This is a predicted structure of a 75-nucleotide RNA (transfer RNA) from Blautia caecimuris.
[in-house]
């Protein structure tokens, strides 16, 4: 310097051709269980879907710019 994938919750992921209210597991809280702890069972907490703009009735999806990762090429 040039290319291509990625970015959704405290992690590590999912989300079908744009369409109802954006989701699981771990984790974290409380309860149940048990003489207790562990495990187990059941709820809860918890997101400007990276940042900003476009498009469309309607974006997490589609597009362009930003920023950060990773990976190839090349000097």
């Nucleotide at each position: 310097g040039g290319a291509a994938a990625c970015u959704u919750a405290g992690c590590u992921c999912a989300g079908u051709u744009g369409g109802u209210u954006a989701g699981a597991g771990c984790a974290u809280u409380g309860a149940c269980c048990u003489c207790a702890u562990a495990a187990g069972u059941c709820a809860a907490c918890g997101g400007u879907c990276a940042u900003g703009g476009g498009u469309u009735c309607g974006a997490g999806u589609c597009c362009c710019a930003u920023a950060g990762u990773u990976u190839c090429c090349a000097c």
Its Rfam family is "tRNA". By type it is a transfer RNA. From the family's description: Transfer RNA (tRNA) molecules are approximately 80 nucleotides in length. The source organism's lineage runs through Bacteria, Bacillati, Bacillota, Clostridia and Blautia. The sequence is in RNAcentral, with records from ENA.